Context: one part of a larger RNA
Molecule: large-subunit ribosomal RNA, domain VI
Organism: uncultured Ruminococcus sp.
RNA sequence: CGGAGGAUAUUUGAAGGGAGUUGGCCCUAGUACGAGAGGACCAGGCUGAACGAACCGAUGGUACACCAGUUGUCUCACCAGAGGCAUAGCUGGGAAGCUAAGUUCGGAAGGGAUAAACGCUGAAAGCAUCUAAGCGUGAAGCCGACUCCAAGAUAAGAUAUCCCACAGAGUAAUCUGGUAAGACCCCUUGUAGACUACAAGGUUGAUAGGCUGCGUGUGUAAGCGUUGUGAGACGUGUAGCUUGGCAGUACUAAUAGGUCGAGGG
Numbered sequence: 001c002g003g004a005g006g007a008u009a010u011u012u013g014a015a016g017g018g019a020g021u022u023g024g025c026c027c028u029a030g031u032a033c034g035a036g037a038g039g040a041c042c043a044g045g046c047u048g049a050a051c052g053a054a055c056c057g058a059u060g061g062u063a064c065a066c067c068a069g070u071u072g073u074c075u076c077a078c079c080a081g082a083g084g085c086a087u088a089g090c091u092g093g094g095a096a097g098c099u100a101a102g103u104u105c106g107g108a109a110g111g112g113a114u115a116a117a118c119g120c121u122g123a124a125a126g127c128a129u130c131u132a133a134g135c136g137u138g139a140a141g142c143c144g145a146c147u148c149c150a151a152g153a154u155a156a157g158a159u160a161u162c163c164c165a166c167a168g169a170g171u172a173a174u175c176u177g178g179u180a181a182g183a184c185c186c187c188u189u190g191u192a193g194a195c196u197a198c199a200a201g202g203u204u205g206a207u208a209g210g211c212u213g214c215g216u217g218u219g220u221a222a223g224c225g226u227u228g229u230g231a232g233a234c235g236u237g238u239a240g241c242u243u244g245g246c247a248g249u250a251c252u253a254a255u256a257g258g259u260c261g262a263g264g265g
Base pairs, nucleotide, nucleotide: 001152005163006162007161008160009159010158011157016148017147018146021049022048023047024046025045026044033038051106052105053104054103055102059100060099061098062097066093067092068091069090070089071086072085073084074083075082076081111143112142117137118136119135120134166177167176168175169174182260183259184258185257186202187201188200189199190198207253208252209251210249211248212247213246214245217241218240223236224235225234226233227232
């Protein structure tokens, strides 16, 4: 921009993409078959491999604004307590998120038309013949089916609901203006994300930050006291601190404002 007024929701599905793999074991049955050795079709069940999708409850990994320990050195005058640098100094743990080696699920079943092949009826050619007319069976393959996307599918689909009027110019076609429903700008953000888009919100408000509480992690802070010559230990005290977790709470910021936007026969 188009889709014959302007919108908001919910959809149909033409076309297209994806998937499509396969092993082993048990039973039928040591049956059919076979002198024996051996050893099934058909039907049913179980369990894997690789591949794929989703997810993080558990098992683990990771963690550069979490916690603790610790070495060297410098600084805060000194002690104590902290901080800087040394690969994140090193080491031990580790929430959220992300993730696999982890968990769950998938390939199917069922249908249509067929290939090779196997048939029925059957002439040309009194016979025979699956074929010439006609009719069947038949594959991991083809088309449905499963799943994703999808009306710019210009043949531009469908359903529900909302707004339905006004002013100016013009003979008219039409143009212009402010509006309606609605949308956007702008702002707070994340389940989204390169940007955009999408999604949640904007005071009639829990959208983000802060604060409070809970949780989680670390592992018992500082100070003080007791004790020991001391390094230290113990008590106060499952303490102190705690990143992206869960709630509550308008304290802070989403203020104010602006723009667009409706009639063909």